Molecule: Bacterial RNase P class A
Organism: soil metagenome
RNA sequence: GACCGGACGGUCGCUGUCGCAAGACAGAGGAAAGUCCGAACUCCGCAGAGCAGUGUGCCGGAUAACGUCCGGGAGGGCCGAUUCAAAUCGGUUCGACGGAAAGUGCCACAGAAAACAUACCGCCCGGGCCGCAAGGCUCAGGUAAGGGUGAAAAGGUGCGGUAAGAGCGCACCGCCGGCGCAGUAAUGCGGCGGGCAGGGCAAACCCCACACGGAGCAAGACCAAAUAGGGAGGGAUUCCGGCGCGGGCCGGAAGCGUGCCGGCUCGGUGCGCCACAACCUCCGGGUAGGUCGCUUGAGCUUCGCAGUAAUGCGUGGCCCAGAGGAAUGACCGUCCCGCAGCAUUCAUGUUGCGGACAAAAUUCGGCUUACAGGUC
Numbered sequence: 001g002a003c004c005g006g007a008c009g010g011u012c013g014c015u016g017u018c019g020c021a022a023g024a025c026a027g028a029g030g031a032a033a034g035u036c037c038g039a040a041c042u043c044c045g046c047a048g049a050g051c052a053g054u055g056u057g058c059c060g061g062a063u064a065a066c067g068u069c070c071g072g073g074a075g076g077g078c079c080g081a082u083u084c085a086a087a088u089c090g091g092u093u094c095g096a097c098g099g100a101a102a103g104u105g106c107c108a109c110a111g112a113a114a115a116c117a118u119a120c121c122g123c124c125c126g127g128g129c130c131g132c133a134a135g136g137c138u139c140a141g142g143u144a145a146g147g148g149u150g151a152a153a154a155g156g157u158g159c160g161g162u163a164a165g166a167g168c169g170c171a172c173c174g175c176c177g178g179c180g181c182a183g184u185a186a187u188g189c190g191g192c193g194g195g196c197a198g199g200g201c202a203a204a205c206c207c208c209a210c211a212c213g214g215a216g217c218a219a220g221a222c223c224a225a226a227u228a229g230g231g232a233g234g235g236a237u238u239c240c241g242g243c244g245c246g247g248g249c250c251g252g253a254a255g256c257g258u259g260c261c262g263g264c265u266c267g268g269u270g271c272g273c274c275a276c277a278a279c280c281u282c283c284g285g286g287u288a289g290g291u292c293g294c295u296u297g298a299g300c301u302u303c304g305c306a307g308u309a310a311u312g313c314g315u316g317g318c319c320c321a322g323a324g325g326a327a328u329g330a331c332c333g334u335c336c337c338g339c340a341g342c343a344u345u346c347a348u349g350u351u352g353c354g355g356a357c358a359a360a361a362u363u364c365g366g367c368u369u370a371c372a373g374g375u376c
Base pairs, nucleotide, nucleotide: 001376002375003374004373006335007334008333009332010331011330012329014027015026016025017024018023029357033368034367036366037365038364039363040362041216042215043214044213053212054211055210056209057208058072059071060070061069062068073097075094076093077092078091079090080089081088098207099206103205104204105201106200107199120147121146122143123142124141126139127138128137129136130135155173156172157171158170159169160168174196175194176193177192179190180189181188182187220292221291222290223289230283231282232281233280234279241274242273243272244271245270246266247265248264249263250262251261252260299318300317301316303314304313305312306311336355337354338353339352340351341350342349343348
């Protein structure tokens, strides 16, 4: 890293399908788990564009799709070969592997200094003072070679150079720019030019490119009781309310009447209409309940072909839980494996205990995590 995940038989149960019945047949996993990604399917939403937000991020391929998988590139770690050593080569392994030369920010502690560089020790030139001298002290400068701090110190090694130093000069390595060649590309290789600018962090903000509507089978669809409530129609008697007609009384304008206007009133038998209303009939929505969605599917598998591979294509075969508070279990026998005890002719016998992680709930493709024991 891959695979297996106790085996067989009997009895009694549970779930589903078929059957008049008796009964027959089928009945968890490599992860069914976490619900972390990606989809199918369903419903809701949606003019277009932009902003915000979230995610992804080397290149090529696979795929329905993916943050997954395969192959490659560059880089880090480890091992091996070679070598004085490095460089180099081979194997293996790791991963959010675009941008730090647009801007902002941060870099603990230690340290002189953590990014407009800086002078703690040291080194060096010069001045002053002390000292016989060697040298010491001090002032003003130069210096990043050496020491020290740190995860990280302003390219590295060597030679020259210099007062001491320094890409100050040179060679090699690294870096930057551009060219050529090879490659689908990432990128690699080789010249040329440049003394070197640009420390690290983007799983800090950010920039660039690309992608993204939401909820989820308790989605959703259909049938549909009782009770309560809604709507339509009918609705005896009594009471209450409103309107119209009618009766009575009072007032107003004009001299009176009719008529007009306003107010009050109508008990015993006023008239008509409307509304309310027990009850009856019908309609529609929702609930309980039932049915569908529900398992034939990006399905499993033999062989062949294509491809380095992931995978694809062709061909033959197969049907493999579908429940709904939720079945897939319990017991017995024989055997297997592990541990312990006893007996013993040291090879076994016998007794006891144990055999993991965990269990479908619409369905797939992945990732991650858990796992006694065993095999390769």